[in-house]
RNA sequence: AGAGUUUGAUCCUAGCUCAGAGUGAACGCUGGCGGUGCGCCUAACACGUGCAAGUCGCGCGCCUCGCAAGAGGAGCGGCGAACGGCUGCGUAACACGUUGGUACCUACCCCGAACUCAGGGAUACCUCUCCGAAAGGAGAGUUAAUACCGGAUGGUCUCGUGAGAGUAAAGCUUCGGCGGUUCGGGAGGGGCCUGCGGCCUAUCAGGUAGUUGGUAAGGUAACGGCUUACCAAGCCUAUGACGGGUAGCUGAUUUGAGAGAAUGAUCAGCCAGAAUGGAACUGAGACACGGUCCAUACUCCUACGGGAGGCAGCAGUGAGGAAUCUUCCGCAAUGGGCGAAAGCCUGACGGAGCGACACCGCGUGAAGGAUGAAGCCAUUUUUUGGUGUAAACUUCUGUUAUGAGGGACGAAAUUUUUGACGGUACCUCAUGAGAAAGCAUCGGCUAACCCUGUGCCAGCAGCCGCGGUAAGACAGGGGAUGCAAGCGUUACUCGGAAUUACUGGGCGUAAAGCGUCUGCAGGUGUCCUUCCACGUCUGAUGUAAAAGCACGAAGCUCAACUCCGUGUACGUGUUGGAAACGAGAAGGAUCGAGUCAAUCAGAGGCAUCUGGAAUGUCGUGUGUAGGGGUAAAAUCCGUAGAUCCACGAUGGAACGCCAAAAGCGAAGGCAGGAUGCUGGGAUUGUACUGACACUCAGAGACGAAAGCGUGGGGAGCAAAGGGGAUUAGAUACCCCCGUAGUCCACGCCCUAAACUAUGUGAGCUCGGUGUAGGGAUUUUCAAUUGUCCCUGUGCCUUGGCUAACGCGUUAAGCUCACCGCCUGGGAAGUACGGCCGCAAGGCUAAAACUCAAAGGAAUAGACGGGGACCCACACAAGCGGUGGAACAUGGGGUUUAAUUCGAUGGUAAACGAAGAACCUCACCCAGACUUGACAUCUUAGGAAUUCCGCAGAAAUGUGGAAGUGCCGCAAGGAACCUAAGACAGGCGAUGCACGGUCGUCGUCAGCUCGUGCCUUGAGGUGUACUGUUAAGUCAGCGAACGAGCGCAACCCUCAUCUUAUGUUGUUAUUUCAUAAGAGACUGCCGCCUCCAAGGCGGAGGAAGGUGGGGAUGACGUCAGAUCAGCGUGUCCUUUAUGUCUGGGGCAACACCCAUGUUACAAUGGCCGAUACAGAGGGCAGCGAACCCGCGAGGGGGAGCGAAUCCCAUCAAAGUCGGUCUCAGUUCGGAUUGUAGGCUGCAACUCGCCUGCAUGAAGUUGGAAUCGCUAGUAACCGUAGGUCAGCGAUACUACGGUGAAUAAGUUCCUGGGUCUUGUACUCACCGCCCGUCAACUCAUGAAAGGCAGAAGCACCUGAAGCACCCUUACCUUUAUUGGGGGGUACCACGGUGAAACUGCUGAUUGGGAGUAAGU
Repeated sequence: AGAGUUUGAUCCUAGCUCAGAGUGAACGCUGGCGGUGCGCCUAACACGUGCAAGUCGCGCGCCUCGCAAGAGGAGCGGCGAACGGCUGCGUAACACGUUGGUACCUACCCCGAACUCAGGGAUACCUCUCCGAAAGGAGAGUUAAUACCGGAUGGUCUCGUGAGAGUAAAGCUUCGGCGGUUCGGGAGGGGCCUGCGGCCUAUCAGGUAGUUGGUAAGGUAACGGCUUACCAAGCCUAUGACGGGUAGCUGAUUUGAGAGAAUGAUCAGCCAGAAUGGAACUGAGACACGGUCCAUACUCCUACGGGAGGCAGCAGUGAGGAAUCUUCCGCAAUGGGCGAAAGCCUGACGGAGCGACACCGCGUGAAGGAUGAAGCCAUUUUUUGGUGUAAACUUCUGUUAUGAGGGACGAAAUUUUUGACGGUACCUCAUGAGAAAGCAUCGGCUAACCCUGUGCCAGCAGCCGCGGUAAGACAGGGGAUGCAAGCGUUACUCGGAAUUACUGGGCGUAAAGCGUCUGCAGGUGUCCUUCCACGUCUGAUGUAAAAGCACGAAGCUCAACUCCGUGUACGUGUUGGAAACGAGAAGGAUCGAGUCAAUCAGAGGCAUCUGGAAUGUCGUGUGUAGGGGUAAAAUCCGUAGAUCCACGAUGGAACGCCAAAAGCGAAGGCAGGAUGCUGGGAUUGUACUGACACUCAGAGACGAAAGCGUGGGGAGCAAAGGGGAUUAGAUACCCCCGUAGUCCACGCCCUAAACUAUGUGAGCUCGGUGUAGGGAUUUUCAAUUGUCCCUGUGCCUUGGCUAACGCGUUAAGCUCACCGCCUGGGAAGUACGGCCGCAAGGCUAAAACUCAAAGGAAUAGACGGGGACCCACACAAGCGGUGGAACAUGGGGUUUAAUUCGAUGGUAAACGAAGAACCUCACCCAGACUUGACAUCUUAGGAAUUCCGCAGAAAUGUGGAAGUGCCGCAAGGAACCUAAGACAGGCGAUGCACGGUCGUCGUCAGCUCGUGCCUUGAGGUGUACUGUUAAGUCAGCGAACGAGCGCAACCCUCAUCUUAUGUUGUUAUUUCAUAAGAGACUGCCGCCUCCAAGGCGGAGGAAGGUGGGGAUGACGUCAGAUCAGCGUGUCCUUUAUGUCUGGGGCAACACCCAUGUUACAAUGGCCGAUACAGAGGGCAGCGAACCCGCGAGGGGGAGCGAAUCCCAUCAAAGUCGGUCUCAGUUCGGAUUGUAGGCUGCAACUCGCCUGCAUGAAGUUGGAAUCGCUAGUAACCGUAGGUCAGCGAUACUACGGUGAAUAAGUUCCUGGGUCUUGUACUCACCGCCCGUCAACUCAUGAAAGGCAGAAGCACCUGAAGCACCCUUACCUUUAUUGGGGGGUACCACGGUGAAACUGCUGAUUGGGAGUAAGU
């Protein structure tokens, strides 16, 4: 100090998340020792038991024990119990912090002064009697005091003008003293007052009657409405009163660079409280934690009559909770109470115990040690790597531990005595590596990686996100990293977060300028002089507790910890000084602001009057069948006379041209003309005032359209509504009607993309060019022209700013003043509350919940029923088909034991397959084999091989016979067979693990790079623009200059020619074959174009602008196709998913699709005659002549490894002649019967061909759709591959005959370039909105219900204090005191009305989230 996360990528904005530090913590796993701290944050919930405040016999009497001294007991009396300890309920307050003050008090302690005389009557204890269960109480009798009471004295004090009156004490003694009373002072403590400071909320705006002040009285220690009576009507509040919520405050603690933010455990100061509420008494001090009284709730005892109690003291228990300790030791130290003292008391305190809760320290060993051991894990793969000097092993050490011995300081005033901790710390010796390491993590952030398992499952996750068969993210293992007696997780705080911005942010488009103006408070404010010293600056001084913190030392072995010294800083009181700036006081000034005068422009506002054009309606006339409306129609109007035309009349609304980047206004807004009234502005001026100014919370005024109320008006237009169309529907768009409304007057509403999405005012900062108003100057006779100034309104632009876009003297630049507003998206400008409104609604304005984004600008693509340009059999123009029939072939589906597999829009479907009867073959059934049908190696043995018999469907099994090989000198080797072992084998899975190959966009013209330049950047430029081309082809220009892959060319072939050669070809040259060359380049001419590239036309030429055809396919796209051509990773199988054999299947058949063939006929069928090719193939082959058969074919075998022979005589369409005559035919040939032929082990499933017979559908094909631009389409035949044969009508080649149409680009499809919009980037087959249905969650409303807190009114009125009455009872010093009764105040309680807060509520409203619903 930053990082991750929005995007295809980028910059910005913005939120979420992480890394750091911390904790009174808790939880999980683990755990050796010591020191120092800390330990109910929750129920101020309830508490059993013990202890936590007593002490004094030197105040007093009595009793008990004792010979006495003395000790003990209860009581009277004194002092203490108001401290110490605990807790944080309440409290937003003079409670706390800090500053100052005084109308006050102060026991014990210190200093000083004075006094301490003489008396009295009781009473507790005790004894007796009585009541009660108890707690406790009553009566009678005796007694003492430092208890109580009066008297004397009176410095002081009080009262009183004064005279004067009133007012104190206590004794004990060992004779040293200790006390007592009064007064004055001190120290320490307390009361009260006071300036300033520190939470949230305005969805709390008014509060207050003792309230504010005065007078008098009372009361208090003391001031005071503290209380009472009377008088006045004040007092507080936007600088936030009052109300509500929350909270003890501080020193400090945590964090942070700081400013701040959060916190207020331990320690320390203050406050508050003691079961809840109230009250007083005693006392120096309390309205009293371990006192009293009353009320209430709760608990306990009870004889039912009545009593007792208060752990928020120390331990401890229950409960609550994620969670927080021992019913320990001691008064030895420190401190406190009492006492003269000894001493007693002290759960304060000192210690120990429990708890890794925190901090600090130490240890779990050190050195050497490579057969780099074993084991485990991984691996190129079968021998390497990791764990790893780690271990073993050797040599050491002894911190800690264990045992033994010794053994403290803390204890000092002061000579002795006195130690809970504790036989502790510490020291010495001995033993012995022995007893002591875990936790989390390893995808990025973030240090650390592999294997196996799992297969969107199980699971992980702080954010982004992992997991769907090769997971570095799950789980386990190995390894590694980090920290370490701990490590992780969770919760919370600060930081990072400049993410509330004082330091230190923003508001054109990201969230954010109020719709506009006026303007009070507030904030801010020109120049000069003087004064003041409030702010400001500065010196001195007081305070700012200690602890903490920082620095420097010291003590525990170090550290934590403790102790000593020094110190900063904020704040604040007093006092001295400075006078620039701000405030204030006084005086002056004119440039800000305003006034005045002259002139000027204008749809500025209000009212009244008025004009013409047009629409509608009415009347009259004319006139006849339509009009109107639309993409096309219809509803509609019209023969009852429309539309149209003419004339006349009526009524309402809006104002053509002028007219504009124009003008005016604060904004909304303002447009025919005239008149009246009226607001603002501009320019010029030696006039006037003299800071009068700017901004503005609250407030007030204005505020388009729509809407509302009352009354008018209503021509046109027109929400709603009606009808006609369109449509799947059409509550729309289009058409015909049409009501509110639009208009006027008055009154409301108060919102708009009320926008320049840009608050108002002021100053400063380059230019250029328009336009409106005014002025100065120049020129001129004048019109005018030029230059300049001010004010307004536009465009372009420099510096600058901006995330970019853009803004740019009319700033979004540089500054100042003031106001308003923002702080992730959604929920939501919504709910509730309040205010306004007649209503509609407006203003103000949340939360729960949910997401990790939402967003701005720009970039590259893709897309658009956006634009421009261009291309292609893309369309159009044509020719012929497909889709209908039958058949062939392929596919789907179905069926089956199997109908093997792949290919599925274009880019699958006569495709893989250029040949399924067996084989092929992968499928099914059946029968067999297991080192195997095939490869390599090792070991052992054997030649190999041939023939025959038997079983069997065959594979195979079994038996018999023959046979002893080749190379080598030898050892041995090569081939083959048998057996065993390593291994073979797999058309098994994954084309989404791959190589290779292919399809497609597309033979489309594109795709990139280096350097430079531009941009914050993605990226752009280059490659854009103009012209041109088939072309990113070429040229011109240009911040680009070059280059690469593509295009083109180079290659093959055809067409022309030349030359050469020539058998088997040709013989007359030629043709033909083979080979090498030539030829075509817009080269020439004309026109067009920019003096270009090029285009159009022409000449010549066999061929002309790429001459025709082929091969050649850029970067890439489709996770396109193929694991079944082949290769290949991983997985699976191994007497089987391998291998062999026989048979079956791939050929099935209701149906659907695709590609074809043959047809439907006369441009034809049939019969006869007759003509002309090219290119191929041939030895397990092609096979001639000749003979046989109607024919398929058979016999035959010449010739030929082929320019020679054969397939192959005659290619067919064509031509000539004949016949058929429009029919289901002499068309068409399916189907079927029968007789044959050929191939082949074998034609049943399941081949082809031939003869005869049979003679189906079909008469030109719906929607739709395909091919083709010339030797093309169409028609015609020929050959080849595969192949025993063939299902070939397929495919690949070959020639023959041989057209039509287009010269265009509106549209359909596909593509290219540029541009534009975009919320798309899986890229429009995209994204995405709302209802409905299902489930879940939070929330609003709701008849009501429940609870709570506070106030008001009334009732009741305990204890208590004050006052009043009192003849009865008690007491008395005969005054009185008690008792009794009453009044006022008053706690709890009760009742009532209203308001508030929380929870709940049938039903209901919207919101959010969920799986592939609609």